[in-house]
Model confidence (mean pLDDT): 83 of 100. The RNA shown here (transfer RNA) has 71 nucleotides and comes from a Haliangiales bacterium. The source organism's lineage runs through Bacteria, Pseudomonadati, Myxococcota, Polyangia and Haliangiales. RNAcentral holds the sequence, with entries from ENA. Rfam family: tRNA. Gene Ontology term of the family: triplet codon-amino acid adaptor activity.

């Protein structure tokens, strides 16, 4: 150089066109003399730009990252 997957929270992960779920983490109450554990409530997300549509995590364009195949 081509080809093909994949890019959602501090981290793994759902969401196949109708307002983003969840577990760990993190904070805040409860319990406990106190820690931890548990219980209950809370804060954070869609790689970047453009297009399509009413409506876009979902489709399409380039464009950056990463992984792989091939030469």
């Nucleotide at each position: 150089g081509g080809g093909g997957a994949c890019g959602u929270a501090g981290u793994c992960c759902a969401a196949u066109g109708g307002g983003a779920a969840g577990a760990c983490a993190c904070c805040g109450c409860g319990c406990c003399c106190g820690c931890a554990a548990c219980g209950c409530g809370g804060u954070g997300a869609u790689g970047a730009g453009g297009g399509u549509u009413c409506g876009a995590u979902u489709c399409c364009c380039u464009c950056c990252g990463u992984c792989u195949c091939c030469a």